[in-house]
RNA sequence: GCUUGAUAAAGGCAAACCCAUGGAAACAUGGGGACGCAAAGCCAUGGCCUAAGGCGUCGGAUGACGCUAUGGUCGACAGGUUACCGGG
Numbered sequence: 001g002c003u004u005g006a007u008a009a010a011g012g013c014a015a016a017c018c019c020a021u022g023g024a025a026a027c028a029u030g031g032g033g034a035c036g037c038a039a040a041g042c043c044a045u046g047g048c049c050u051a052a053g054g055c056g057u058c059g060g061a062u063g064a065c066g067c068u069a070u071g072g073u074c075g076a077c078a079g080g081u082u083a084c085c086g087g088g
Base pairs, nucleotide, nucleotide: 002088003087004086005085012037013036017032018031019030020029021028022027035075041081042080043079045078046077047073048072049071053068054067055066056065057064058063
């Protein structure tokens, strides 16, 4: 450097759910909690979620519907990137 992940060691992360806070929502953060994870570390490019605001259509109007990310998600998946320990 390449490859690999066993019932090894040292450690790490933390789904659902509950509580609090923030948010229009998706969701996030903190605490509790462990379903799982060998990149469940990091990066929103694809994908996926949401649609406050904006635009459009309808309507006399409250409003309804559609489109839209500047909002999210890396614990569905793909892509990029860095790394611990062991085996070969």
This is a predicted structure of an 88-nucleotide RNA (c-di-GMP-I riboswitch aptamer) from a Bacilli bacterium.
Taxonomically the source falls in Bacilli (Bacteria, Bacillati, Bacillota).
Its mean pLDDT, the model's own confidence on a scale to 100, is 85.
The sequence was found by an Rfam model in a public genome assembly.